The prediction has a mean pLDDT of 81. Transfer RNA from a hydrocarbon metagenome, 73 nucleotides, folded computationally. Its Rfam family is "tRNA". By type it is a transfer RNA.
[in-house]
RNA sequence: GGGGGCGUGGCUCAGCUGGGAGAGCACCUCGUUCGCAACGAGGGGGUCAGGGGUUCGAGUCCCCUCGUCUCCA
Numbered sequence: 001g002g003g004g005g006c007g008u009g010g011c012u013c014a015g016c017u018g019g020g021a022g023a024g025c026a027c028c029u030c031g032u033u034c035g036c037a038a039c040g041a042g043g044g045g046g047u048c049a050g051g052g053g054u055u056c057g058a059g060u061c062c063c064c065u066c067g068u069c070u071c072c073a
Base pairs, nucleotide, nucleotide: 001072002071003070004069005068006067007066010025011024012023013022019056027043028042029041030040031039049065050064051063052062053061
């Protein structure tokens, strides 16, 4: 230098053929307990890596850039 994969709450990841942004764990509150843990109920938290484009509508499609992993040289 060239090819490919990945980037989504704090962490690990789902998100199908473009139409509701989600799960588990973690965190906060409440209940149960003398207390803790466990369990139950409720709650908060996201520029979907960044920018641009297409579309009525983009996490999803297209282009550029950044980071990371990998292959080729």
The RNAcentral record of the sequence draws on ENA.